[in-house]
């Protein structure tokens, strides 16, 4: 310094208006809306989008279902070993592919009188790293274009033999043999089901209606199916009510932060500290100023390089042009996936200088 990589963090700031929307306080046992449950409204201080909130592709907490098992079917998963509440994630580690041409070899448009330089190609190999759908081909099945007699039991050519017996030889990557299980399948292990529109209470209102078929000789009973178990509904039509409001909803979370010990590492103990949207036709936002940071032009400064004319990293002033990907809706832990920039650190292999 010059290429290739990997991990981490930040994802515009600041000020003023002027809106919204959570929480604590005080107005107040107050005004309004409502049939009610309940909602709304003032002051003051205070909190409000994410690295992926998307994707819905895995896994869970969670809530309901019956207080339950066996079994077929199915569906995941897949080297060993470890993390974790789990997983089809992650760490390490084995195998397998992959992985830069600054170097070495050849070749060369061109440029020179030459000697030579040479732009560009081709060949060459492993690092860091990076991908793996990484058990099993004698448990059986199936599929493979061209060529080629033939790609699961086939058999052209030429010598040879009693005899595809024996030895060559052509095509083709491959022939008395391989390939594909990300074809079926076999193995080992694994798996109720549906989802916050889950459910739970208030309040109010009908028609707890009518019909028809099935059902205790058992309808039903949150994926099929069958055994067990439980058990009086259950479908299908006509016709009526209601579509309000609370909660679930964020300070107990498999939470976040920092120090110390363990461990190669994913992770993990102990000890301190913090508490960080919560909306519901759906808040978290408009507006104006400036500042970063950008695209494009001009015009000045200038490390270095050159005898020289020149060039030129960068830096500054003016105008200009942009600010990525995108947005909670129960929450977490993963994974694809899309992306303007900016900033720390670590690896590798190559060249110079000490």
């Nucleotide at each position: 310094g010059a290429a290739g990589c990997c991990c981490g963090c930040c994802a515009g700031a600041c000020u003023g208006u002027c809106g919204c929307u959570g929480g604590u306080g005080c107005a107040a046992u107050c005004u309004g809306g409502g049939a009610a449950a309940c909602c709304a409204g003032g002051c003051a201080c205070u909190g409000g989008a994410g690295g992926a909130a998307c994707g819905u592709c895995c896994g869970g907490a969670c809530u309901g279902c019956a207080u339950a098992g066996g079994g077929c079917a199915g569906c995941g998963u897949a080297g060993c070993a470890g993390c974790u509440a789990a997983c089809g994630g992650c760490u390490g580690u084995c195998c397998a592919c992959u992985g830069a041409a600054a170097g070495u070899g050849c070749c060369a448009a061109g440029c020179g009188c030459a000697a030579g330089c040479a732009a560009g190609g081709c060949a060459u190999a492993u690092a860091a790293g990076g991908u793996g759908a990484g058990g099993a081909u004698u448990a059986g099945a199936g599929c493979a274009a061209c060529a080629g007699a033939g790609a699961c039991g086939a058999g052209c050519c030429g010598a040879u033999u009693a005899a595809g017996u024996u030895c060559g030889g052509g095509u083709g990557a491959a022939a008395c043999g391989g390939g594909c299980a990300a074809u079926c399948u076999c193995u080992a292990c694994g798996c109720g089901c549906a989802g916050c529109a889950a459910c739970a209470c208030c309040a109010a209102g009908u028609a707890g209606g009518c019909c028809a078929a099935c059902g205790u000789u058992g309808a039903u009973g949150g994926g099929g199916c069958c055994c067990c178990c439980a058990g009086a509904g259950u479908u299908g039509g006509c016709g009526g009510g209601u579509a309000g409001g609370u909660g679930g909803c964020a300070c107990c979370g498999a939470g976040c932060u920092g120090u110390u010990g363990g461990g190669u590492g994913a992770c993990u103990a102990a000890c301190a500290g913090c508490c960080a949207a919560g909306a519901u036709u759906a808040a978290u936002g408009a507006c104006a100023g400036u500042c970063a940071c950008u695209u494009c032009g001009g015009c000045c400064c200038a490390a270095c390089c050159g005898c020289a004319a020149g060039g030129a990293a960068g830096g500054g002033c003016c105008g200009u042009u942009g600010c990525a990907c995108a947005g909670a809706a129960u929450c977490c832990g993963g994974c694809u996936u899309a992306u303007c920039g900016g900033u720390g650190g670590g690896c590798u292999u190559c060249a110079c200088a000490c």

Bacterial RNase P class A from Rhodoferax sp., 354 nucleotides, folded computationally. Rfam family: Bacterial RNase P class A. Rfam classes the family as a ribozyme. Rfam describes the family as follows. Ribonuclease P (RNase P) is a ubiquitous endoribonuclease, found in archaea, bacteria and eukarya as well as chloroplasts and mitochondria. The RNAcentral record of the sequence draws on ENA. The gene name in the source record is rnpB. Its mean pLDDT, the model's own confidence on a scale to 100, is 78. NCBI's taxonomy places the organism under Bacteria, Pseudomonadati, Burkholderiales, Comamonadaceae, Rhodoferax.